[in-house]
């Protein structure tokens, strides 16, 4: 990069550099940002996939543990595609449920 699976409604800020963006994207909203955006850097924290360790089971479960990842504004920030239900003359719109796509981890390749 690719491709399988699993989760994604919980949680967790502070100070250094940097100077205008950021929140994945056609798109349409809506938030964040000179009361200082994104990176980069220290520091603390949150969580537990994956490795250890213990006990159990022989599809794997549990507890520790916090070495490798990861995360710390808005539900993956909402929708954006389907499919019910509600309202409606109808749309619009508001519920729930499923996809897409993305984020993260982990095997193979």
């Nucleotide at each position: 990069c690719a491709c399988u699976c699993a989760u994604c409604a919980u949680g967790a800020g502070g100070g250094g550099u940097g100077g205008a963006g950021g929140g994945a994207c056609a798109c349409g909203g809506c938030c964040c940002g000179c009361u200082g955006a994104a990176g980069c850097c220290c520091c603390a924290g949150c969580a537990a996939c994956c490795a250890g360790u213990c006990g159990g089971a022989u599809u794997u479960c549990g507890a520790c543990c916090a070495g490798g990842u990861g995360c710390u504004c808005c539900g993956u920030c909402c929708g954006g595609c389907c499919c019910g239900g509600c309202c409606u003359c109808a749309g619009a719109g508001c519920c729930g449920g499923g996809g897409a796509a993305g984020a993260u981890g982990a095997a193979c390749g």
SAM riboswitch aptamer (S box leader) from Aeromicrobium sp. Leaf350, 109 nucleotides, folded computationally. It was read from a public genome assembly, where an Rfam model found it. NCBI's taxonomy places the organism under Bacteria, Actinomycetota, Propionibacteriales, Nocardioidaceae, Aeromicrobium. Model confidence (mean pLDDT): 83 of 100.